Source information:
Model confidence (mean pLDDT): 86 of 100. Small-subunit ribosomal RNA, 5' domain from an uncultured bacterium, 497 nucleotides, folded computationally. Rfam family: Bacterial small subunit ribosomal RNA. Rfam links the family to the GO terms structural constituent of ribosome and ribosome.

[in-house]
Context: one part of a larger RNA
């Protein structure tokens, strides 16, 4: 000098755009943050004369593995980068091929009985489905076996025949119907997403030198979507290490950010990608996908309810609260836009998001007036008492109207989709009105370093980044006048280069 998610002191007019719990991954009152589909299903309620319409607890489907938060852990194939998968999976979406027949037994709801303070149950009877279970159908797919062909990267891969075995489905809506549409089943391909493996890179300590028994490898079996000591039985005795093993400390990684001429150094807020976590520890279930933030089970700590028998909870979502701290905002508006879930759609939900509020926290812009004006007024300060300076500064005269204020008008963002649809917002912006009116501070002035005098104080009180000032004329302390620098900020502190 530059920078900051800053804090503190003094001061503070406006706007735009950003940013805002870095400490206790401490505890949490309250509200909201994931639902949706009646065009899968039977009921129930309401309206209606009815046809029918509306609503919906329950069954069922899809979603809840996304989005949002945090950085505790982790020095690791975690991340980054480049490869491999001849060792793999993939719901929804797209393309293509083939199919969608006929039955059965239940169960929630509802009704009745009943237990419990509650949370929540128990029994009986009865009912539906795109819920569940057999059967048929095999274009196919998988497996076994047997031929042919092609290729490669060791285990092999691809392709084409024969034989045998196994394996599938569900209907809804519109229509008089034909049919259409949304589904369902099997298979092939794609897209996007993921799993696993490997090369290289990835902090400090040797005042850490030896570490290792599923340890290292093999065979077999199990397990997985899949390779593999991933797990197990047996066998062998290996494996890593001065190119730093093992141990300890520290840390989310990256794109990037800051600084610097660069090389480099430091950092990893906001935004984006990946990882990890969800009161602490463990576990699986469901599912295409989780070992699942607002799912389940067990244990623990803590908090709450209780009729003492037993129950409920998890803000590292958005607000908010307490605590600790130098320190970090509203218990706001809206789904109008963008995006997501569900739905045929209308639409519903969405603290994602879009906006508004608060904070000079930062960056940028604007203003606090402009021109004239010398009896160089008064006052202040200094004085050699002559004057000098504040100083064209003020007064005074003329003008302007930014910002702010008031009044009138008034958007873009709206497109999908004919009508309609804007939280922001009567905001931005435009026009008019009046009047200089409402708007300047902070730090410094011994040298470094731009800027000096007077008084007070008297090694006291104090200053100080370094050198150093102060013991009776202090340009260094305090006050005043003056001056310098920056300016809605200025200075201090902390940290990095």
């Nucleotide at each position: 000098g530059a920078a900051c998610g800053a804090a503190c002191g003094c001061u503070g007019g406006c706007g735009g755009c950003a940013u805002g719990g870095a400490u206790u991954a401490g505890g949490c009152a309250u509200g909201c943050a994931a639902g949706u589909c009646g065009a899968a299903c039977g009921g129930u309620g309401c309206a209606g004369c009815a046809a029918u319409g509306c609503a919906u607890a329950g069954u069922g489907g899809c979603g809840c593995a996304a989005g949002g938060g945090u950085g505790a852990g982790g020095a690791a194939c975690g991340c980054g980068u480049g490869a491999g998968u001849a060792a793999c999976c993939u719901a929804c979406c797209c393309u293509c091929a083939a199919g969608u027949u006929g039955g059965g037994a239940a169960u929630a709801g509802c009704u009745c009985c009943u237990g419990g303070a509650a949370a929540c149950g128990g029994g009986a009877a009865u009912u539906a489905a795109u819920a569940c279970c057999g059967a048929a159908u095999g274009u196919g797919a998988u497996c076994a076996u047997u031929g042919g062909g092609a290729g490669g990267c060791a285990u092999c891969u691809c392709u084409u025949g024969g034989u045998g075995a196994u394996u599938g489905a569900a209907g809804g809506c519109a229509g008089c119907a034909a049919u259409g549409u949304c589904g369902c089943u099997u298979g092939a391909g794609g897209a996007g997403g993921g799993g696993c493996u490997c090369g290289c890179g990835u902090c400090c300590c040797a005042u850490u030198a030896g570490c290792u028994a599923g340890u290292u490898g093999g065979u077999g079996a199990g397990g997985u979507a899949a390779u593999g000591g991933c797990c197990c039985a047996c066998c062998a005795a290996g494996g890593c290490u001065g190119u730093g093993a093992u141990g300890g400390g520290u840390a989310g990684c990256u794109g990037g950010u800051c600084u610097g001429a660069g090389a480099g150094g430091a950092c990893g807020a906001u935004c984006a990608g990946c990882c990890a976590c969800a009161c602490u520890g463990g576990g699986a279930c469901u599912g295409a996908g989780a070992u699942a933030c607002u799912g389940c089970c067990c244990a623990g700590a803590c908090u709450c309810c209780u009729a003492c028998g037993g129950g409920a909870g998890g803000c590292u979502g958005c607000a908010g609260u307490c605590g600790a701290g130098a320190a970090u905002u509203u218990u706001g508006g809206g789904c109008a836009a963008u995006g997501g879930a569900c739905g045929a759609a209308a639409g519903u939900c969405u603290g994602a998001c879009c906006c508004a509020g608060c904070a000079a926290u930062g960056c940028c812009g604007c203003g606090u007036g402009c021109g004239g004006g010398a009896u160089g007024a008064a006052g202040g300060u200094c004085u050699u008492c002559g004057g000098a300076u504040u100083g064209u500064a003020a007064a005074c005269c003329g003008c302007u109207g930014u910002c702010a204020a008031g009044a009138g008008g008034g958007a873009c963002g709206a497109a999908a989709c004919a009508c309609a649809u804007g939280a922001c917002g009567g905001u931005a912006c435009c026009u008019c009105u009046g009047g200089a009116g409402g708007a300047a501070g902070u730090c410094a002035c011994g040298g470094c370093u731009a800027a000096c005098u007077a008084c007070g104080u008297g090694c006291c009180a104090g200053c100080a980044g370094c050198c150093g000032c102060g013991g009776u004329a202090a340009u260094a302390c305090g006050u005043a006048g003056g001056u310098g620098a920056c300016a809605a900020g200025c200075g201090u502190u902390g940290u990095u280069c």